[in-house]
Context: one part of a larger RNA
RNA sequence: CGCUGGCGGCGUGCUUCAGGCAUGCAAGUCGAACGCCCCGAUUCGUCGGGGAGUGGCGGACGGGUGAGUAACACGUAAGCAACCUGCCCAGAAGUGGGGAAUAACCCACCGAAAGGUGAGCUAAUACCGCAUGUGAUGGCCUCUCUCUGGAGAGGCCAUGAAAGGCUUCGGUCGCUUCUGGAGGGGCUUGCGUUCGAUUAGCUAGUUGGUGGGGUAACGGCCUACCAAGGCAGCGAUCGAUAGCUGGUCUGAGAGGAUGGUCAGCCACACGGGGACUGAGAUACGGCCCCGACUCCUACGGGAGGCAGCAGCUAGGAAUCUUGGGAAUGGGCGAAAGCCUGACCCAGCAACGCCGCGUGGGCGAUGAAGGCCUUCGGGUCGUAAAGCCCUUUUGCGGGGGACGAUGAUGACGGUACCCCGCGAAUAAGCCACGGCUAACUACGUGCCAGCAGCCGCGGUAAUACGUAGGUGGCGAGCGUUGUCC
Numbered sequence: 001c002g003c004u005g006g007c008g009g010c011g012u013g014c015u016u017c018a019g020g021c022a023u024g025c026a027a028g029u030c031g032a033a034c035g036c037c038c039c040g041a042u043u044c045g046u047c048g049g050g051g052a053g054u055g056g057c058g059g060a061c062g063g064g065u066g067a068g069u070a071a072c073a074c075g076u077a078a079g080c081a082a083c084c085u086g087c088c089c090a091g092a093a094g095u096g097g098g099g100a101a102u103a104a105c106c107c108a109c110c111g112a113a114a115g116g117u118g119a120g121c122u123a124a125u126a127c128c129g130c131a132u133g134u135g136a137u138g139g140c141c142u143c144u145c146u147c148u149g150g151a152g153a154g155g156c157c158a159u160g161a162a163a164g165g166c167u168u169c170g171g172u173c174g175c176u177u178c179u180g181g182a183g184g185g186g187c188u189u190g191c192g193u194u195c196g197a198u199u200a201g202c203u204a205g206u207u208g209g210u211g212g213g214g215u216a217a218c219g220g221c222c223u224a225c226c227a228a229g230g231c232a233g234c235g236a237u238c239g240a241u242a243g244c245u246g247g248u249c250u251g252a253g254a255g256g257a258u259g260g261u262c263a264g265c266c267a268c269a270c271g272g273g274g275a276c277u278g279a280g281a282u283a284c285g286g287c288c289c290c291g292a293c294u295c296c297u298a299c300g301g302g303a304g305g306c307a308g309c310a311g312c313u314a315g316g317a318a319u320c321u322u323g324g325g326a327a328u329g330g331g332c333g334a335a336a337g338c339c340u341g342a343c344c345c346a347g348c349a350a351c352g353c354c355g356c357g358u359g360g361g362c363g364a365u366g367a368a369g370g371c372c373u374u375c376g377g378g379u380c381g382u383a384a385a386g387c388c389c390u391u392u393u394g395c396g397g398g399g400g401a402c403g404a405u406g407a408u409g410a411c412g413g414u415a416c417c418c419c420g421c422g423a424a425u426a427a428g429c430c431a432c433g434g435c436u437a438a439c440u441a442c443g444u445g446c447c448a449g450c451a452g453c454c455g456c457g458g459u460a461a462u463a464c465g466u467a468g469g470u471g472g473c474g475a476g477c478g479u480u481g482u483c484c
Base pairs, nucleotide, nucleotide: 001478002477003476006356007355008354009353010352011351012349013348014315019313020312021311023310024309025308028057029056030055033054034053036051037050038049039048040047041046064268065267066266074192075191076190077189078188079187080186083185084184085183088181089180090179091178092177093176094175095174096130098128099127105120107118108117109116110115136159137158138157139156140155141154142153143152144151145150164173165172166171194240195239196238201231202230203229206228207227208226209225210224211223212222213221243265244264245263246262247258248257249256250255270291271290272289273288274287293304294303295302296301321346323345324344325343328342329340330339331338332337359389360388361387362386369380370379371378372377394421395420396419397418398417399416403411428473429472430471431470432469433454434453435452439468440467441466442465443464449456450455
């Protein structure tokens, strides 16, 4: 793709344009950090709720994709005397006393909008000094164990901390410094990792050193100077292709092919570049610049990024619903709780695997009918009818979960159970010359056609077409592509 199609369970579902995207949702939360505004109640003490803002934590996880990458990217085994680590756990010590602002708000103004400017007021767990310094860091001295810049002990000097909220006044949640842990990460190295020599030479921060800078940290990582090195037939360089792995398919194995779903790692987030913040950044739903594209505009200027989930369009042989909120996990919160297209479910699709059904027994005057026939008969064929039986499934009715140890159930009135009805709702597809299991009749006449290979067809074709029969598989069957 063609023909066909009853049900259930479990999976899977853009292999092409990493093309472009309307719309909705996908990351918030905290009033027990803080001031203000609004609403409601008020026994005027306050209490409850909402809003934008300051502040904290989270947005670096989770989710997607495979473009790039032949590389310490990945796999495996080691190393760091060269490193970092918010939240969490264990331990030690502290939490004293002050200050200046600013958003919100109010006023004025600019702008079509997005947004912005100026003046004034105010709070904090926001910001900044002072004190203290267990410990930490730096310098000097002494010593022990070690050996790339390591660990430890003692002494002296210097440096730098903190924040409060709630309270039943018991406490509790925090904050600061340090040590250790757990988990996470960074870096280095051995080995392994596609094709092409119709690519043979490649290289100037290039290879090494010294000084300096930079980083959490080693390092030409960067910079100045000095030297002239470094790689390559054990394939450098160049070109092509490609995310890697656990695995998966195949095979007796060795091997070959492959990397979709699930899991680990990596890379990317409209194309390219850049830094900021932060414990941590490829920062998908953060920022800035350039570019392409789309949209708004009052033409001055602005807005945007589905390789998140659905969905649309394009491309294509081809790939789904603009569904749901109970659980699990995650973020925030003291908690109640809120958020969560992660997720669990449901929907669609025979796309795959597995299971079930489309009835069972008896039934020969071997009915009718079809086909064949040597006209005797043979065959479809116990097949049908008929009689007896069953009810998986179906339909109707009733009950009704586990998943949720107190409450909370999306799935779902689902699974499952009971009753009733009635053989009732359910079979096709391909082949039949040999390979290869299954044969006759008619039509056709090298025509029409078949065909994987050999080859069939030119008047008796088991090879074309139809019919009957037969074989194979069966809710599938056949074909095409692809791997072994």
Source information
The prediction has a mean pLDDT of 84. A computed fold for a 484-nucleotide part of an RNA from an uncultured prokaryote, annotated as small-subunit ribosomal RNA, 5' domain. Rfam family: Bacterial small subunit ribosomal RNA. Gene Ontology terms of the family: structural constituent of ribosome and ribosome.